Context: one part of a larger RNA
RNA sequence: GACGAACGCUGGCGGCGUGCUUAACGCAUGCAAGUCGAACGGGAUUUAGUAAACAGAAGCCUCGGUGGAAGAUUACUAAUGAGAGUGGCGAACGGGUGAGUAACGCGUGAGCAACCUGCCUAUGACAGUGGGAUAGCCUCGGGAAACCGGGAUUAAUACCGCAUAAAAUCGUAGAAACACAUGUUUUAACGGUCAAAGAUUUAUCGGUCAUAGAUGGGCUCGCGUCUGAUUAGCUAGUUGGUGAGAUAACAGCCCACCAAGGCGACGAUCAGUAGCCGACCUGAGAGGGUGAUCGGCCACACUGGAACUGAGACACGGUCCAGACUCCUACGGGAGGCAGCAGUAGGGAAUCUUCCGCAAUGGGCGAAAGCCUGACGGAGCAACGCCGCGUGAGUGAUGAAGGUCUUCGGAUCGUAAAACUCUGUUAUUAGGGAAGAACAUAUGUGUAAGUAACUGUGCACAUCUUGACGGUACCUAAUCAGAAAGCCACGGCUAACUACGUGCAGCAGCCGCGGUAAUACGUAGGUGGCAAGCGUUAUCC
Numbered sequence: 001g002a003c004g005a006a007c008g009c010u011g012g013c014g015g016c017g018u019g020c021u022u023a024a025c026g027c028a029u030g031c032a033a034g035u036c037g038a039a040c041g042g043g044a045u046u047u048a049g050u051a052a053a054c055a056g057a058a059g060c061c062u063c064g065g066u067g068g069a070a071g072a073u074u075a076c077u078a079a080u081g082a083g084a085g086u087g088g089c090g091a092a093c094g095g096g097u098g099a100g101u102a103a104c105g106c107g108u109g110a111g112c113a114a115c116c117u118g119c120c121u122a123u124g125a126c127a128g129u130g131g132g133a134u135a136g137c138c139u140c141g142g143g144a145a146a147c148c149g150g151g152a153u154u155a156a157u158a159c160c161g162c163a164u165a166a167a168a169u170c171g172u173a174g175a176a177a178c179a180c181a182u183g184u185u186u187u188a189a190c191g192g193u194c195a196a197a198g199a200u201u202u203a204u205c206g207g208u209c210a211u212a213g214a215u216g217g218g219c220u221c222g223c224g225u226c227u228g229a230u231u232a233g234c235u236a237g238u239u240g241g242u243g244a245g246a247u248a249a250c251a252g253c254c255c256a257c258c259a260a261g262g263c264g265a266c267g268a269u270c271a272g273u274a275g276c277c278g279a280c281c282u283g284a285g286a287g288g289g290u291g292a293u294c295g296g297c298c299a300c301a302c303u304g305g306a307a308c309u310g311a312g313a314c315a316c317g318g319u320c321c322a323g324a325c326u327c328c329u330a331c332g333g334g335a336g337g338c339a340g341c342a343g344u345a346g347g348g349a350a351u352c353u354u355c356c357g358c359a360a361u362g363g364g365c366g367a368a369a370g371c372c373u374g375a376c377g378g379a380g381c382a383a384c385g386c387c388g389c390g391u392g393a394g395u396g397a398u399g400a401a402g403g404u405c406u407u408c409g410g411a412u413c414g415u416a417a418a419a420c421u422c423u424g425u426u427a428u429u430a431g432g433g434a435a436g437a438a439c440a441u442a443u444g445u446g447u448a449a450g451u452a453a454c455u456g457u458g459c460a461c462a463u464c465u466u467g468a469c470g471g472u473a474c475c476u477a478a479u480c481a482g483a484a485a486g487c488c489a490c491g492g493c494u495a496a497c498u499a500c501g502u503g504c505a506g507c508a509g510c511c512g513c514g515g516u517a518a519u520a521c522g523u524a525g526g527u528g529g530c531a532a533g534c535g536u537u538a539u540c541c
Stems, first nucleotide, its partner, number of pairs: 001540002005537005012389006018382002020347001026344002029342003034089003039086002046079007054071001059066002096300003105225008115217002120213007128162004138151005168193005174187005198205003226272003233263003238260006245253001275297004279290004302323005325336004353379001355378003361375001362373004392422004402413004426483001427479006436469001442463007486530005491511003497525005506513002
C1' cells in the first nucleotide's frame, strides 16, 4: 500500500459499489418455464333470442271467473369460451456453485482434403392420392393413495402407405482440372432409394426436398500451464498393423486376428494441492501474490451408473436403476432433492428481505393483442469499501470563571468560551415535481407491390395509450446554531511531556520499561496524528 474481511471503542447524511471465503451440510413454506384456439376434437359456465308445456301478479268482475306480467324448466339458435386433453415450439437458453479436474481442462496460434448445425437469410423446385388408429369424452372395474386396467367412440400441421423428384444418396464403368499422403472439384451416362400439411379475415403465414450463407458447436495439433526423487521405473487395448463394427465425423472408440511394441532424469509413473483465463493487488521495473464482484471457457446438479427424446442433453426445477437420508401409508405400496430467489436449522470470527414490478433491457411462445420471466429493473438491511458533504462562519482580552503545572512571580488550556453580528449546506415542515417512453396494438391519412376493382398486407406520418422505483430525485418557501466527534498515540525507531499513584500490578512490533524522584505501567492536564471513523488481528506485495 491492499482486502468479499473480523474484533474493540465510537457513529450525522448522501452517491456508487460489495455482502456464507466455513458444511458441494440438511432443508419447512412460497415463487423461479411456459406458450399457441390463426394445428385439433371437445366443451363447463355466462348472456341474448325463439318455441313448448308449467306458473299464475296487477287490472276487470255478475265473485263463478277473466286476464296474462314476473319467475323457473326443457329444447334449438347465436355469442362467450374456464379447467383438462392431442399436437407444435421452448424447456440444452437464462440463473447457481467450484466438488471434481495437473487435463488439449484453460490460454494462445494453427488445422479438418475427417464433421454436424433447430430457429434466421438467399436461391431453385414441389405439395398428387389414400388409410388405420389414439388421447380426451362416455362406461365398467382395481387401489388407502400414487396411479392403473377393460369396453365403446372421435379429430388433427399426430401416425402410416402409394405416386412424383434431382445438383441428395448408393452402386457400376468413365473424362477433365487441381492438390496437402489418404485425395478434392467439375462434368456426363445407366440403375436403385428417399418428401410434403394445412390454417385463416384470401392475402399472408406455415409444409417438403436441395444448394449456399450466417450463427452455434464437435474433433486434431504446436507452445505455455503448481509442489515433491525421502515417488525411478511405468504400460496388455498397452504401441502399431489388417479386417469388420460404431459415430455427425477421425481414431484401439469397440471387437477378431497378427506383430512386440509405447512412455521415462528434457522427470514417465505415483503422491499432494488446485477450476483456467481476461484481470486484481503490489512494485520504478523485472518480478511476486491472488483468481471475490464483472466478462470468456470448463465442470457439476443428493451419491454412483445408464440411456431415451431431440437440431442440440447423456439433461439443476426430465426418465430408469442402485445407494444414503427425509416424509406419507389402510403395511400392500408410494413421494422428494434450494450449488435458482427469498428464507430456516447447523457450522463459524463472519456475510442481508420469506420485499415491489414486468414500466425499461433481454429471453420463450404467439399473426397479433398478449401471457410467462426471483433473468433483469428497483427498493430494504449492513460505516463492509470508495468518494463527497456536514457537525457552523465573522468579530471578540478583563487574556473571565474553572482545570492543570508552578521557582507562587506566573505559565497554559486560549479567541478557545461568554457576548455581539451573520449563514442555513444538512435537518424539519409545506408546496410544486421529473428524465428514464422507444414502442407495439387500435383509429385515420398517404404511399409501394399486387388486383378488372376492392378488402387485406408492407412502409411512412398523425392521434390515442403504457412508470415498479415514487410524490423519489430535483426546485421553491419558511423555521432553528438549533439535532450531529470520536479513536489512537506521546522512551528510540516515530510527530507529540508534565504531575500524581504504584514499586507490585502491568506494558511490549523490535530494542526494552517497572526493584521509591517511571516523559515506557495506571490516572489527570496538555500535546501530536487521523477523522465518521480510529485502532488491533489475519493474509499478500
Model confidence (mean pLDDT): 81 of 100. The part of an RNA shown here (small-subunit ribosomal RNA, 5' domain) has 541 nucleotides and comes from an uncultured bacterium.